[in-house]
RNA sequence: GGGCCUAUAGCUCAGCUGGUUAGAGCGACGGACUCAUAAUCCGUUGGUCGCAGGUUCAAGUCCUGCUGGGCCCA
Repeated sequence: GGGCCUAUAGCUCAGCUGGUUAGAGCGACGGACUCAUAAUCCGUUGGUCGCAGGUUCAAGUCCUGCUGGGCCCA
RNA backbone atom coordinates (compact mmCIF):
# COMPACT_ATOMS: atom_id res chain seq x y z
C1' G A 1 0.00 0.00 0.00
C1' G A 2 -4.34 -3.62 -1.14
C1' G A 3 -8.40 -6.80 0.73
C1' C A 4 -11.80 -8.77 4.52
C1' C A 5 -14.23 -8.74 9.39
C1' U A 6 -15.80 -5.79 13.47
C1' A A 7 -17.84 -1.29 16.79
C1' U A 8 -25.21 -1.84 20.40
C1' A A 9 -25.79 -0.69 28.62
C1' G A 10 -20.04 -0.65 33.29
C1' C A 11 -18.59 -6.05 30.92
C1' U A 12 -19.93 -10.35 27.37
C1' C A 13 -23.31 -10.39 23.44
C1' A A 14 -28.51 -10.88 20.70
C1' G A 15 -31.33 -7.73 17.51
C1' C A 16 -34.33 -12.06 11.40
C1' U A 17 -35.63 -9.55 4.58
C1' G A 18 -35.42 -1.86 7.11
C1' G A 19 -41.28 -1.51 10.26
C1' U A 20 -42.84 1.61 15.22
C1' U A 21 -41.06 0.44 23.29
C1' A A 22 -33.64 -1.20 21.69
C1' G A 23 -33.17 -6.43 24.61
C1' A A 24 -30.69 -10.87 27.45
C1' G A 25 -26.98 -12.58 30.88
C1' C A 26 -23.42 -10.71 34.30
C1' G A 27 -22.64 -6.27 37.25
C1' A A 28 -24.25 -2.07 40.56
C1' C A 29 -28.10 -0.35 44.14
C1' G A 30 -32.41 -1.42 47.47
C1' G A 31 -35.40 -5.16 49.86
C1' A A 32 -36.79 -10.37 51.56
C1' C A 33 -34.42 -14.74 53.79
C1' U A 34 -30.04 -15.57 57.69
C1' C A 35 -27.20 -14.60 64.15
C1' A A 36 -24.10 -12.91 59.93
C1' U A 37 -22.09 -13.70 55.01
C1' A A 38 -22.74 -16.40 50.57
C1' A A 39 -26.43 -18.63 47.58
C1' U A 40 -31.60 -17.95 46.23
C1' C A 41 -35.99 -14.76 45.37
C1' C A 42 -38.28 -9.74 44.35
C1' G A 43 -37.64 -4.79 42.73
C1' U A 44 -34.69 -0.69 40.78
C1' U A 45 -30.72 1.12 37.70
C1' G A 46 -29.24 1.21 32.99
C1' G A 47 -27.79 3.41 25.70
C1' U A 48 -25.94 10.08 21.38
C1' C A 49 -26.52 1.85 18.62
C1' G A 50 -18.00 4.57 17.31
C1' C A 51 -18.12 9.73 14.51
C1' A A 52 -20.06 12.64 10.16
C1' G A 53 -23.06 12.62 5.97
C1' G A 54 -26.60 10.15 2.42
C1' U A 55 -31.05 7.02 0.83
C1' U A 56 -36.11 6.22 2.73
C1' C A 57 -42.64 7.61 4.96
C1' A A 58 -39.37 4.96 8.41
C1' A A 59 -32.21 3.22 9.70
C1' G A 60 -29.12 -0.40 15.25
C1' U A 61 -30.07 -2.64 10.23
C1' C A 62 -28.81 -0.16 3.56
C1' C A 63 -24.82 3.29 1.03
C1' U A 64 -20.29 6.71 1.42
C1' G A 65 -16.24 8.83 4.14
C1' C A 66 -13.46 8.95 8.70
C1' U A 67 -11.73 6.77 13.47
C1' G A 68 -10.55 2.52 16.82
C1' G A 69 -9.78 -2.95 17.10
C1' G A 70 -8.71 -7.83 14.63
C1' C A 71 -7.10 -10.99 10.40
C1' C A 72 -4.86 -11.95 5.48
C1' C A 73 -1.74 -10.50 1.21
C1' A A 74 2.39 -7.59 -0.41
The prediction has a mean pLDDT of 81. A computed fold for a 74-nucleotide RNA from a Spirochaetales bacterium, annotated as transfer RNA. It matches the Rfam family "tRNA". Rfam classes the family as a transfer RNA. The source organism's lineage runs through Bacteria, Pseudomonadati, Spirochaetota, Spirochaetia and Spirochaetales. It was read from a public genome assembly.